[in-house]
RNA sequence: GCCGCGAUAGCUCAAUUGGCAGAGCACCGGUUUUGUAAACCGGUGGUUCCGGGUUCGACUCCCGGUCGCGGCUCCA
Numbered sequence: 001g002c003c004g005c006g007a008u009a010g011c012u013c014a015a016u017u018g019g020c021a022g023a024g025c026a027c028c029g030g031u032u033u034u035g036u037a038a039a040c041c042g043g044u045g046g047u048u049c050c051g052g053g054u055u056c057g058a059c060u061c062c063c064g065g066u067c068g069c070g071g072c073u074c075c076a
Stems, first nucleotide, its partner, number of pairs: 001072007010025004019056001027043005049065005
């Protein structure tokens, strides 16, 4: 340099043919307990990497960029 895959909540990851962005853990509150943990119930938390485009409508499709992982080629 080229090719492929990936980037979504604090962390790990989903999201069906393009049609209301979710789960587990963590965190906060409550129930329970003498108290803590565990368990159970509830809640907070999002610029879906960035900039454009297509569309009535984009996490999803198209173009460019950034970062990460893997592969290939060349030189030493």
Transfer RNA from a Planctomycetaceae bacterium, 76 nucleotides, folded computationally.
It matches the Rfam family "tRNA". It is annotated as a transfer RNA.
The coordinates come from a structure-prediction model, not an experiment, and the mean pLDDT is 80.
Lineage of the source: Bacteria > Pseudomonadati > Planctomycetota > Planctomycetales > Planctomycetaceae.